Model confidence (mean pLDDT): 82 of 100. Predicted 3D model of a 72-nucleotide RNA (transfer RNA) from Rhizophlyctis rosea. Lineage of the source: Eukaryota > chytridiomyceta > Chytridiomycota > Rhizophlyctidaceae > Rhizophlyctis.
RNA sequence: GGACUGAUGGCUCAGUGGUAGAGCAAUCGACUGCAGAUCGAUAGGUCCCCGGUUCAAUCCCGGGUCAGUCCU
Numbered sequence: 001g002g003a004c005u006g007a008u009g010g011c012u013c014a015g016u017g018g019u020a021g022a023g024c025a026a027u028c029g030a031c032u033g034c035a036g037a038u039c040g041a042u043a044g045g046u047c048c049c050c051g052g053u054u055c056a057a058u059c060c061c062g063g064g065u066c067a068g069u070c071c072u
Base pairs, nucleotide, nucleotide: 001071002070003069004068005067006066007065010024011023012022013021018055026042027041028040029039030038048064049063050062051061052060
């Protein structure tokens, strides 16, 4: 220098155009002598950034940044 993959809650990850979800973690409650485990509930997101397409974009297109793999 070139090719490809990835970036979504505190963490690990889903989500192939129509109101963004799960597990773990956190908080509260139930249970318990207390705690743990278990069960229930709650809170937490400018979906990496800029632009484009579209009635509508996490999703499609272009550019950028960062990370990883490969080639030279």
Annotation: Rfam family: tRNA. Its family is annotated with triplet codon-amino acid adaptor activity in the Gene Ontology. Rfam describes the family as follows. Transfer RNA (tRNA) molecules are approximately 80 nucleotides in length. It is annotated as a transfer RNA.